[in-house]
RNA sequence: UGGAGAGUUUGAUCCUGGCUCAGGACGAACGCUGGCGGCGUGCUUAACACAUGCAAGUCGAGCGGAGCGGUCUCAUGAAACCUUUCGGGGUCGAUUGAGAAGGUGCUUAGCGGCGAACGGGUGAGUAACACGUGGGCAACCUGCCCUAUACUCUGGGAUAACUCCGGGAAACCGGUGCUAAUACCGGAUGUUGUGGCCGAGACGCAUGUCUUGGUUACUAAAGCUCCGGCGGUAUAGGAUGGGCCCGCGGUCCAUUAGCUAGUUGGUAGGGUAAUGGCCUACCAAGGCGACGAUGGAUAGCCGACCUGAGAGGGUGACCGGCCACACUGGGACUGAGACACGGCCCAGACUCCUACGGGAGGCAGCAGUGGGGAAUUUUGCGCAAUGGGCGAAAGCCUGACGCAGCAACGCCGCGUGAGGGAUGACGGUUUUCGGAUUGUAAACCUCUUUCAGUAGGGACGAAGCCGCAAGGUGACGGUACCUACAGAAGAAGCCCCGGCUAACUACGUGCCAGCAGCCGCGGUAAUACGUAGGGGGCGAGCGUUGUCCGGAUUUAUUGGGCGUAAAGAGCGCGUAGGCGGUCUAUUAAGUCAGAUGUGAAAACUCCCGGCUCAACUGGGAGACUGCAUUUGAAACUGGUAGGCUAGAGUCCAGCAGAGGGAAGUGGAAUUCCAAGUGUAGCGGUGAAAUGCGCAGAUAUUUGGAAGAACACCAGUGGCGAAGGCGGCUUCCUGGACUGCGACUGACGCUGAGGCGCGAAAGCUAGGGGAGCGAACAGGAUUAGAUACCCUGGUAGUCCUAGCCGUAAACGAUGGGCACUAGGUGUAGCGGGUUAUCGACUCCCGCUGUGCCGCAGCUAACGCAUUAAGUGCCCCGCCUGGGGAGUACGGCCGCAAGGUUAAAACUCAAAGGAAUUGACGGGGGCCCGCACAAGCGGCGGAGCAUGUGGCUUAAUUCGACGCAACGCGAAGAACCUUACCAGGGCUUGAAAUAUAGAGUAAACUCAUGGAAACAUGAGGUGGUUCGUCCGCUCUAUACAGGUGGUGCAUGGCUGUCGUCAGCUCGUGUCGUGAGAUGUUGGGUUAAGUCCCGCAACGAGCGCAACCCCUGUCCUAUGUUGCCAGCGAUUCGGUCGGGAACUCAUAGGAGACUGCCGGUGUCAAACCGGAGGAAGGUGGGGAUGACGUCAAGUCAUCAUGCCCUUUAUGUCCUGGGCUGCACACGUGCUACAAUGGCCGGUACAAUGGGCUGCGAUGCCGCGAGGUUGAGCGAAUCCCUUAAAACCGGUCUCAGUUCGGAUUGCAGGCUGAAACCCGCCUGCAUGAAGUCGGAGUCGCUAGUAAUCGCGGAUCAGAACGCCGCGGUGAAUACGUUCCCGGGCCUUGUACACACCGCCCGUCACACCACCCGAGUUGUUUGCACCCGAAGUCGCUGGCCUAACCCGUAAGGGAGGGAGGCGCCGAAGGUGUGGAGAGUAAGGGGGGUGAAGUCGUAACAAGGUAGCCGUACCGGAAGGUGCGGCUGGAUCACCUCCUUU
Repeated sequence: UGGAGAGUUUGAUCCUGGCUCAGGACGAACGCUGGCGGCGUGCUUAACACAUGCAAGUCGAGCGGAGCGGUCUCAUGAAACCUUUCGGGGUCGAUUGAGAAGGUGCUUAGCGGCGAACGGGUGAGUAACACGUGGGCAACCUGCCCUAUACUCUGGGAUAACUCCGGGAAACCGGUGCUAAUACCGGAUGUUGUGGCCGAGACGCAUGUCUUGGUUACUAAAGCUCCGGCGGUAUAGGAUGGGCCCGCGGUCCAUUAGCUAGUUGGUAGGGUAAUGGCCUACCAAGGCGACGAUGGAUAGCCGACCUGAGAGGGUGACCGGCCACACUGGGACUGAGACACGGCCCAGACUCCUACGGGAGGCAGCAGUGGGGAAUUUUGCGCAAUGGGCGAAAGCCUGACGCAGCAACGCCGCGUGAGGGAUGACGGUUUUCGGAUUGUAAACCUCUUUCAGUAGGGACGAAGCCGCAAGGUGACGGUACCUACAGAAGAAGCCCCGGCUAACUACGUGCCAGCAGCCGCGGUAAUACGUAGGGGGCGAGCGUUGUCCGGAUUUAUUGGGCGUAAAGAGCGCGUAGGCGGUCUAUUAAGUCAGAUGUGAAAACUCCCGGCUCAACUGGGAGACUGCAUUUGAAACUGGUAGGCUAGAGUCCAGCAGAGGGAAGUGGAAUUCCAAGUGUAGCGGUGAAAUGCGCAGAUAUUUGGAAGAACACCAGUGGCGAAGGCGGCUUCCUGGACUGCGACUGACGCUGAGGCGCGAAAGCUAGGGGAGCGAACAGGAUUAGAUACCCUGGUAGUCCUAGCCGUAAACGAUGGGCACUAGGUGUAGCGGGUUAUCGACUCCCGCUGUGCCGCAGCUAACGCAUUAAGUGCCCCGCCUGGGGAGUACGGCCGCAAGGUUAAAACUCAAAGGAAUUGACGGGGGCCCGCACAAGCGGCGGAGCAUGUGGCUUAAUUCGACGCAACGCGAAGAACCUUACCAGGGCUUGAAAUAUAGAGUAAACUCAUGGAAACAUGAGGUGGUUCGUCCGCUCUAUACAGGUGGUGCAUGGCUGUCGUCAGCUCGUGUCGUGAGAUGUUGGGUUAAGUCCCGCAACGAGCGCAACCCCUGUCCUAUGUUGCCAGCGAUUCGGUCGGGAACUCAUAGGAGACUGCCGGUGUCAAACCGGAGGAAGGUGGGGAUGACGUCAAGUCAUCAUGCCCUUUAUGUCCUGGGCUGCACACGUGCUACAAUGGCCGGUACAAUGGGCUGCGAUGCCGCGAGGUUGAGCGAAUCCCUUAAAACCGGUCUCAGUUCGGAUUGCAGGCUGAAACCCGCCUGCAUGAAGUCGGAGUCGCUAGUAAUCGCGGAUCAGAACGCCGCGGUGAAUACGUUCCCGGGCCUUGUACACACCGCCCGUCACACCACCCGAGUUGUUUGCACCCGAAGUCGCUGGCCUAACCCGUAAGGGAGGGAGGCGCCGAAGGUGUGGAGAGUAAGGGGGGUGAAGUCGUAACAAGGUAGCCGUACCGGAAGGUGCGGCUGGAUCACCUCCUUU
């Protein structure tokens, strides 16, 4: 016996911090659903208005009557019976009438008594002795009840009822006459009591109280009776109930700071049951308040209830205690008790009746109605029980209460079945088509019968009372309960399933519809929307909404913070307050312990009982943490008294200092003035201009004037509380420090309010004004430039006097004291050491001021004896961001403004520190044809080609900075072809399968047609002999799609970039993200290598391994080669050779290996040797982790969607080739390093059978013809061209250039019109080297020259290759671009193409001001003044008593009148707080908008703070301040060596 967390700020992290969720609870409501029972609960809103009925009566044993009975007497005499002569008579006697009597019964209007002040309701008011708790009354009352004592004698006069009369509609009222009492009154008695006077005793905190004695005055009573008793009076006591007073306790606002004249006190009186300014008169001037008065707002308080670990927080329904109220306000009467819910009077509002003259009413009692509202029940039964009133009692009354009804409103219990049952059925859902799941679930079999149903029985609650006794008395209720019967029979829903949070799939939808508690889902594959299947949770309920507590240590006493997150006041002095050194004694307020009283009951906890259990309920114990009283203790705190000196202070002697104030004084510089010299400029800037200057500037010399500031010294040096203080001298003055002693004796610390000081700017008045310089003006810059820059320049800056009171007033760090490692500077003072003195040096101490650093602390950064460490004391301040340091109000100010200081609304963040990146108009190092140095181009021309645009029926589609644009396309006349027009087909042009029909299909021909196609005719298969294969037709599945989505994908590719990087394991460091390794010093092409190092290793990249090429060797020599030999037709042609070239294979070679130097005894670099080649030999292939939602659905593949007589497919024709234009890439040129003509030479790579095509012939030529050879080291393409030699041209639009056009041809191909290529002749355009700008290239490269190939029928200036000729330049890394590493700043992380500020425009929202206006509430003053108490009065009225025979008078009383007070009402004037409002103001939010670019990087003028001025706006500028400024340099200090 008791404590759980999670989501959300970020790329990620830690912290701060808010928001949100999971729990519990409810007098609840709403949605869906709903079987039974028990126990509870049920107008939270309009203290809104109420129809109707009921809720307080009772007593005849207090009284007089009245009425109705009964009894008795008299009369009447129905019916029945008897009798009868049938006329009648008799008996019994109902009925009716009259009368009499009262110890007769019942009823009860009135008088009288008691009750009605309880019980029941409600929470409007109330912040108060109202409530709670504990006390007090020596300042009180108490009906009925109990106890005790003593009495209860004797008289009197009325009055209601009633009668009669009258008024009124009514309610009701007036008058006459009569009567009773336990009604009223007089007298007597007086145990007692009370008052006065005189004593005695005891006691108390004071006033005083108690006990007792004497004397005097005053004061009582009621009867009834069944004879048992019940009453009545006085007093004392008790009990019960109340009244008053006090301590303490419990709400908010200080943007409520002063309130108060009966106010505070006294004296006297009045009043009350009683104290008291409660009231009155007089006197005094007090009383309350920062420990919160007064005012405002809100609210009934408590036991308790909910929550919480607790401390607390919230609430005050039901039940219980207290208070207040009863239509609203006021008032008293009666009474023991009321200022009275179902009483009275008055006023007001409202409702009703009315004959208009007047009346009646008060559900916040129980039901019920209307209304309000999200919302809350029956006009029930009964007094049987409990309780209450009255009564002697029976009894009566009792909407208190006991019960029932309605409502899942709550809590609790029960049920809706149990066991078996696999082919894992059907159906549903899903599927990878196999299955899975629903699911032992169902069906089916065997059982059970609670509850509900039917039937039978049937309570406890009852004791008391009545009655001699027997016996009688139950609303609930034929209920609970018991028994029997039948049959699984009648009984399940709600919410959720993205994370938090248990539970997943399909379809639909497509940022729509919708969801959402927070984060967030939805833009075509949504576990988040809707539906379904499945699942999870709870279950007669389940969810939602609202509220409270919790979680929230998020107001922190338990239990938080303030350097940078919100938060230390700008600084001091000091009041109240808080806290306070050491010793002794005392006290006992705090504190601690014991005891006593109280802390109601219920509730709560534990134990034990009663309902079958439980809820519910009974008993016992505990607890109720509190308060009070009392007895003790004396350590600590406090009080008192007395000491002490360690805190604090005073004196003395020194000493440093920009500490403050006043007066005086000095030199340098600037400017101005005067004069001299002197001449054309000066000045200013990035560059300029404005400005000044020939009327003589600037420069220079001399003299003078004026104001302001004080170079060097100068220093993380000094002083001051802070702001701040700087030439020198004098005077006045504050504080600190050091040293030796002496003195005082806790005199101390802090400090709410308060007071003072307080940079700069600003304000007032008067001076002053050299320089500087807001505003302003001009000049520049710019798209603009209200700026930065320049030239001027006013206020101001200065002084005096006075305001202002704010700053990044900062160490962003309040003050004081104590403690806790050191090291090293510096300032001041003192001491020691050096034999003595002095100056150094060194050491020590104190005080200040810096840096480094341990423990410790910190979210980290950092702080670290000058703490942000460890403790104590006091003050100030914070509680998410924005709104906002704003509005309103107050205070201050001349103003500017300062100070104090919110809310509505809005967001889910806003922040701090650190991390990784990215970025910087930051820094350092390094690289790259990046720049530079060069060479050649492009951009200008013509043409080619691609693209955009335009056009079009179509100009199919894609690609868009680098990294689209001679790209896909290695080749569009048809085809291609995807586009357009027209004509056709629909199981299809091609595929697979099934079923049926057929036997050919193909093919050929004819007709129509542009063709596709349609129609017709002809015409036949293979075979293993099976309708087997093939084919056709029909039908069904399906095909098809260059249709969409490259942002659903695979694959492939581009790019950064062939850049040197990208990572991992283990370890270590860090709370963590992460870091380390990978950084550093060198070096490299390289994260290449070396060294160092809390790292040690490893992987993907680099390099190497592969290919080509450069040298050599070996092997093999055909189709290749030919040195030597021979032959020769002179051609390696032949014999031959195997040397060489070459080819094909295989090897060798290069590794910083060697030498020298530099370097860290390193890596490496530099130089050299040798070598064909030297430091990667040259070139290629090779592309790390990743980035760009990069490109491609039109290569291919593929999910989903769309289409299916069309978006498929076939055909013809057209288009992709279209042309005012713009761009990219190329070709050809512009010429003489050239063109043309002639001649001569030297390659390599490749290709070739639908092919390459020799040779011959023809043609000017393209080409044609012929067709040898060759599937190729053999043959062919194949004459390479630049080059070289010779000639010509002579600088011109040319003998340059070739576009364009005409004519004539050739080739391919069904077909060159749109729309091919080539040839010849003719034509002969632009163009004379190209603006801004821009591209390529570092060596066999650029440049230049030709050759080949792929595609291809044909069609390259493109592309891919090949060789020939063959340069120039690189000082170097400042700059441009790109990249790498390190570092720095950051408000960026979609990562600078980022982020982000303010005005303006539009929409919505809340707020402030506002001429006013309308309610509410309240203060003050005055007017009017109801009812009523009190006082006065005594003209009027008056039974009891007194005087009097009487008349009459008196006492007393009453009506009336007057007076004080006095509710409502009225008038005036203030305050507060609402509602509303033309208009004005800023703020917030919003998808997109306009203007700029202020801030974040040095944000492109560092930013920010205060202030002033100015400006569309962010903002700019001046003055002072801060670092929360980057970078470079310098100074100083520190650390290490």

Background
Predicted 3D model of a 1537-nucleotide RNA (small-subunit ribosomal RNA) from Candidatus Aquicultor secundus. The prediction has a mean pLDDT of 85. RNAcentral records the identical sequence in 7 taxa.